[in-house]
RNA sequence: UCCGACUUAGCUCAGCGGUAGAGCAAUCGGCUGUUAACCGAUUGGUCAUCUGUUCGAAUCAGAUAGUCGGAG
Numbered sequence: 001u002c003c004g005a006c007u008u009a010g011c012u013c014a015g016c017g018g019u020a021g022a023g024c025a026a027u028c029g030g031c032u033g034u035u036a037a038c039c040g041a042u043u044g045g046u047c048a049u050c051u052g053u054u055c056g057a058a059u060c061a062g063a064u065a066g067u068c069g070g071a072g
Base pairs, nucleotide, nucleotide: 001071002070003069004068005067006066007065010024011023012022013021018055026042027041028040029039030038048064049063050062051061052060
C1' cells in the first nucleotide's frame, strides 16, 4: 500500500427490508432452618459514526473510525 471479515444490552451472540431478542450477569420475589441450586418477575440498546436508497433500514449502498486476518 492492497484485499477480506467483524462492530447489536454489562458479557457471549441471534436477528438477512415490516414493533430489537436469547443465554449469562444485575435487581426484586418464591422455595429452604441458612446458603447454594432451582422457579418467577423486572431492569437494561442512538443496532460503531455520518450520508443515501425505500412507504418503511440493525438488515441494502457509499464514506469514515476501530478490531482481527491475509497478500506484498